[in-house]
RNA sequence: UGCCCGAUCGUCUAAUGGUAGGACAUCCGGUUCUGGUCCGGCUAAUCGAGGUUCGAGUCCUUGUCGGGCAG
Numbered sequence: 001u002g003c004c005c006g007a008u009c010g011u012c013u014a015a016u017g018g019u020a021g022g023a024c025a026u027c028c029g030g031u032u033c034u035g036g037u038c039c040g041g042c043u044a045a046u047c048g049a050g051g052u053u054c055g056a057g058u059c060c061u062u063g064u065c066g067g068g069c070a071g
Base pairs, nucleotide, nucleotide: 001070002069003068004067005066006065007064010024011023012022013021018054027041028040029039030038047063048062049061050060051059
């Protein structure tokens, strides 16, 4: 430099173009003499910028970052 792949709650992982969900963690509560286990509940995310579309996490363009291959 060229080509390919990837980026979603704090972490891991889902989501036919049609309400962004689950687990763990955090927090609150229940249980307990206390803690842990267990049970219930809340909060929390689509890498940036454009485009297509009635509607984009998903499709297109471009950028950033990461990984792989070639030279």
Transfer RNA from a Minisyncoccota bacterium, 71 nucleotides, folded computationally. Taxonomically the source falls in Minisyncoccota (Bacteria, Bacillati). The coordinates come from a structure-prediction model, not an experiment, and the mean pLDDT is 81. Rfam family: tRNA. The family's RNA type in Rfam is transfer RNA.